Model confidence (mean pLDDT): 82 of 100. Transfer RNA from a Prevotellaceae bacterium, 74 nucleotides, folded computationally. Rfam family: tRNA. Gene Ontology term of the family: triplet codon-amino acid adaptor activity.
RNA sequence: AGCGGGGUGGCGCAGCAGGUUAGCGCACAAGGGUCAUUGCCUUGGGGUCGCGGGUUCAAGUCCCGCCCCCGCAA
Numbered sequence: 001a002g003c004g005g006g007g008u009g010g011c012g013c014a015g016c017a018g019g020u021u022a023g024c025g026c027a028c029a030a031g032g033g034u035c036a037u038u039g040c041c042u043u044g045g046g047g048u049c050g051c052g053g054g055u056u057c058a059a060g061u062c063c064c065g066c067c068c069c070c071g072c073a074a
Base pairs, nucleotide, nucleotide: 002072003071004070005069006068007067010026011025012024013023019057028044029043030042031041032040050066051065052064053063054062
């Protein structure tokens, strides 16, 4: 060099025929509650989806190239 799987907020993941504002859990912050908090309730911030191009009215999703991780084979 070959084959398969994966890369989505700080972390773990979903998004399974392209279509409404990209969601969930944990974590974080503020408030509530409590004598108090590790628990509980409410609210909020944070991602342009590995990088670059292409197709399309529209791409996390399809196509091409490259990078990285895991496995198989050698």